[in-house]
Context: one part of a larger RNA
RNA sequence: GAUGAACGCUGGCGGCGUGCCUAACACAUGCAAGUCGGACGGGGCCAUGCUUUUGGCGGGGAGUGAUACCAUCAUGACCCGACAUGUGCAUGCGCCCAGUGGCGGACGGGUGAGUAACGCGUGGAUAACCUGCCCUGCACAGGGGGAUAACACUUAGAAAUAGGUGCUAAUACCGCAUAAGCGCCCGGCGCCGCAUGGCGCCGCGCGAAAAGGAUUAGUCCGGUGCAGGAUGGAUCCGCGUCUGAUUAGCUAGUUGGCGAGGUAGCGGCUCACCAAGGCAGCGAUCAGUAGCCGGCCUGAGAGGGCGAACGGCCACAUUGGGACUGAGACACGGCCCAAACUCCUACGGGAGGCAGCAGUGGGGAAUAUUGCACAAUGGGGGAAACCCUGAUGCAGCGACGCCGCGUGAGUGAAGAAGUAUCUCGGUAUGUAAAGCUCUGUCAGCGGGGAAGAAGAUGACGGUACCCGCACAAGAAGCCCCGGCUAACUACGUGCCAGCAGCCGCGGUAAUACGUAGGGGGCAAGCGUUAUCC
Numbered sequence: 001g002a003u004g005a006a007c008g009c010u011g012g013c014g015g016c017g018u019g020c021c022u023a024a025c026a027c028a029u030g031c032a033a034g035u036c037g038g039a040c041g042g043g044g045c046c047a048u049g050c051u052u053u054u055g056g057c058g059g060g061g062a063g064u065g066a067u068a069c070c071a072u073c074a075u076g077a078c079c080c081g082a083c084a085u086g087u088g089c090a091u092g093c094g095c096c097c098a099g100u101g102g103c104g105g106a107c108g109g110g111u112g113a114g115u116a117a118c119g120c121g122u123g124g125a126u127a128a129c130c131u132g133c134c135c136u137g138c139a140c141a142g143g144g145g146g147a148u149a150a151c152a153c154u155u156a157g158a159a160a161u162a163g164g165u166g167c168u169a170a171u172a173c174c175g176c177a178u179a180a181g182c183g184c185c186c187g188g189c190g191c192c193g194c195a196u197g198g199c200g201c202c203g204c205g206c207g208a209a210a211a212g213g214a215u216u217a218g219u220c221c222g223g224u225g226c227a228g229g230a231u232g233g234a235u236c237c238g239c240g241u242c243u244g245a246u247u248a249g250c251u252a253g254u255u256g257g258c259g260a261g262g263u264a265g266c267g268g269c270u271c272a273c274c275a276a277g278g279c280a281g282c283g284a285u286c287a288g289u290a291g292c293c294g295g296c297c298u299g300a301g302a303g304g305g306c307g308a309a310c311g312g313c314c315a316c317a318u319u320g321g322g323a324c325u326g327a328g329a330c331a332c333g334g335c336c337c338a339a340a341c342u343c344c345u346a347c348g349g350g351a352g353g354c355a356g357c358a359g360u361g362g363g364g365a366a367u368a369u370u371g372c373a374c375a376a377u378g379g380g381g382g383a384a385a386c387c388c389u390g391a392u393g394c395a396g397c398g399a400c401g402c403c404g405c406g407u408g409a410g411u412g413a414a415g416a417a418g419u420a421u422c423u424c425g426g427u428a429u430g431u432a433a434a435g436c437u438c439u440g441u442c443a444g445c446g447g448g449g450a451a452g453a454a455g456a457u458g459a460c461g462g463u464a465c466c467c468g469c470a471c472a473a474g475a476a477g478c479c480c481c482g483g484c485u486a487a488c489u490a491c492g493u494g495c496c497a498g499c500a501g502c503c504g505c506g507g508u509a510a511u512a513c514g515u516a517g518g519g520g521g522c523a524a525g526c527g528u529u530a531u532c533c
Base pairs, nucleotide, nucleotide: 001532002531003530005529006528007527008526009525012405013404014403015402016401017400018398019397020363025361026360027359029358030357031356034103035102036101039100040099042097043096044095045094046092047091048090049089050088052086054084055083057081058080059079060078063075064074065073066072067071110316111315112314119241120240121239122238123237124236125235126234129233130232134229135228136227137226138225139224140223142176144174145173151166152165153164154163155162156161186203187202188201189200190199191198192197212221213220214219242288243287244286249279250278251277254276255275256274257273259271260270261269291313292312293311294310295306296305297304298303318339319338320337321336322335341352342351343350344349369395371394372393373392377391378389379388380387381386408438409437410436411435418429419428420427421426442474444469445468446467447466448465452460477522478521479520480519481518482503483502484501488517489516490515491514492513498505499504
């Protein structure tokens, strides 16, 4: 000088950062990956229209009955109207639900266990490779088929779930035809290279795709094949990358070859056969430790130490193993098996994985809120509206760090009081205080009030900032004073109590212990401890 620090005493405000270094210990609860109805068929709700059932109400009304015609009263098949109710069908820039299907769950976020390795860094190679979405270009989208979930009925089961029968759709699935083009193998020609070979042309043969949706009829969004690009990834190689020889020998798929299989691709990657090789004192093997780097700290530098936060790469996701799907995984919030642990159970059987964000227990010297919002940036889905996003943006807590500000300014005595000391004269505290004159930062109260957002939309937030008001008011501690090392006296104690980084102090006048007065240093901090240079 430094720190992801901790501890002791103390503590006013703000900005920017930063915060489980230990148990990769175990986890209650909530959230962290969904989205698309403009791919598809259903189920439910709502609205509208049509249809029809029933109900009462209003109007008309053939007729019937009562009294003596008319008239009045009662009843009344049937018709019409609006309303309510229920059924079925159709429609809806309608809503909800699960399902089929598409894209995304391989990104983003976490952790550092393992790993001494082509893991990382750096520089190359691929005549040995893949690449969804995106961009450019070329070509195509013709005509058929069979299912299945949902659903209905049903069986078993406590549940998780599993099964049976029947129906149905698609941008789900499967054949057929075909364009541009492509290609393992075969043949020919030309050019080129770096040995295997590469590029181009021709011939023959083989393989081989598809789908529609919406619409305001202008179009928009898609689909398939091929070539090129971009991006991302894979593999190989040179060099570099901690300690131990009180670890000296290690190795049978081991080293190489031929062939085959496998892979996106090279390769003992795997296998059959053959040979007997390969590594090692320039440190193999074994053991210990460790994620690597950009960087960070220190230092004049050379070096030494470290690898928190931010960025790149790698590895891992309770432990071990495995594959499936897919452009991409051997997949943190997917699947299967085994193990340990926890939970449910009707004892037959099932469920789970915070090293995501908060939070809990535990461990520890020690490390935060079960907060707000998708407003911005970015990501996924969607034609869009929009939905999702503990990424992210913010807020909360902690002097943990850095930076800034304040706790007042001027004046004020040969100098109050108090306190300390004293040679009793004085001296120090000390312009310090009081008093007088000012100012009003920050905090407080009142008013206004953003940018960040593009036409609308602001979590932060009535925040930052601006104006006004009142009052010196609400705001100073910590360590040290023998030398190193800035800063001295008195009392107490008496090798006791104690101090101490080193030298060393203390046994009766201790500037070194304790207290007081005074002084020195730093200051919202100051000291101590730990670690590094």
This is a predicted structure of a 533-nucleotide part of an RNA (small-subunit ribosomal RNA, 5' domain) from an uncultured bacterium. Model confidence (mean pLDDT): 82 of 100. RNAcentral holds the full RNA, with entries from ENA.